The prediction has a mean pLDDT of 80. A computed fold for a 74-nucleotide RNA from a candidate division SR1 bacterium, annotated as transfer RNA. Its Rfam family is "tRNA". Gene Ontology term of the family: triplet codon-amino acid adaptor activity. The family's RNA type in Rfam is transfer RNA. The sequence was found in a public genome assembly.

[in-house]
């Protein structure tokens, strides 16, 4: 230069053929529990689903470009 796959919460990851509030473990706050601290229970925040742009009554899903980032061929 061709080409394949990923990209959702701090981090690891799910997300059924495009449908009815975007979710789970860890982690982080408060609480309860302890003489304290782990644990162990309860609750809370935290997301422009890399961007941009289309298709569609509905887009994390589909399509086009851009972006990192892995591996493949040169």
């Nucleotide at each position: 230069g061709g080409g394949u796959g990923u990209g959702u919460a701090g981090c690891u990851c799910a997300g059924u053929u495009g449908g009815u509030u975007a979710g789970a473990g860890c982690a982080u706050u408060u609480c309860a529990c302890u003489g304290a601290u782990a644990a162990u229970g309860a609750a809370a925040a935290g997301g422009u689903c890399a961007g941009a742009g289309g298709u569609u009554c509905g887009a994390g899903u589909c399509c086009u470009c851009u972006c990192a980032c892995a591996c493949c061929c040169a």